[in-house]
RNA sequence: CGGGCACGCGCGGGAGAGAGCGUUCCUCCAAGGACGCCGCCGAAGGAGCAACCACCCCGGAAUCUCUCAGGCACACGGGACCGCGCGCGCCAC
Numbered sequence: 001c002g003g004g005c006a007c008g009c010g011c012g013g014g015a016g017a018g019a020g021c022g023u024u025c026c027u028c029c030a031a032g033g034a035c036g037c038c039g040c041c042g043a044a045g046g047a048g049c050a051a052c053c054a055c056c057c058c059g060g061a062a063u064c065u066c067u068c069a070g071g072c073a074c075a076c077g078g079g080a081c082c083g084c085g086c087g088c089g090c091c092a093c
Stems, first nucleotide, its partner, number of pairs: 003091003007087007018038001020037006039072003045068001046066003052060002
């Protein structure tokens, strides 16, 4: 001078699914909110199984599965994961 991994932060990208029906709040309509009902989505979270890993005990584990939660026009917000930068710890040289 430079490499790898884990975590955190910042920036950028980031999908899917009814602008559903009814009641109600808002001065009326619309939009929006709340509640109820039916239909859907999986990529916050959560749960389950598994290839596999580990094993003295205790187990760990997905983008698969479930849909409790969350979400279903645009926008806002959220968003697994990916890229870049920074911080920090460890490892290797």
Predicted 3D model of a 93-nucleotide RNA (Glycine riboswitch aptamer) from Sphingomonas oligophenolica.
The coordinates come from a structure-prediction model, not an experiment, and the mean pLDDT is 77.